[in-house]
């Protein structure tokens, strides 16, 4: 540097369930193993998920206009995901060079 057939000591822990946090996506802990050779760390690029908030539109709405408020819809990460892919950093055991 490349690789993971065999070996050894091991490691991590999807889904479901319980508790907690969060508007949600999702996260932490417990329990549990579908898998994983970086399933260690990092949101830098792309993807995906979410939409509190913001913006726009609609409705309630009245003689009419506007504002506010509530509700509904759409758009947008300042959110999430490293177990979606790529990049960056680090690393155990073994094999080959």
């Nucleotide at each position: 540097u490349u690789c993971g057939a065999a070996a050894a000591g091991g490691g991590u822990a999807a889904a479901c369930c319980c508790c907690g946090g969060g508007a949600a996506a999702c996260c932490g802990g417990g329990a549990g193993a579908c898998a994983c050779a970086a399933a260690g760390c990092u949101a830098c690029g792309g993807g995906u998920c979410u939409a509190a908030a913001a913006u726009c539109g609609g409705u309630u709405c009245g003689a009419g206009u506007a504002c506010c408020a509530a509700c509904c819809g759409a758009u947008u990460a300042u959110g999430a995901u490293a177990g979606c892919c790529g990049g960056g950093c680090u690393g155990c055991c073994g094999a080959a060079g």
Molecule: c-di-GMP-I-GGC riboswitch aptamer
Organism: Gemmatimonadota bacterium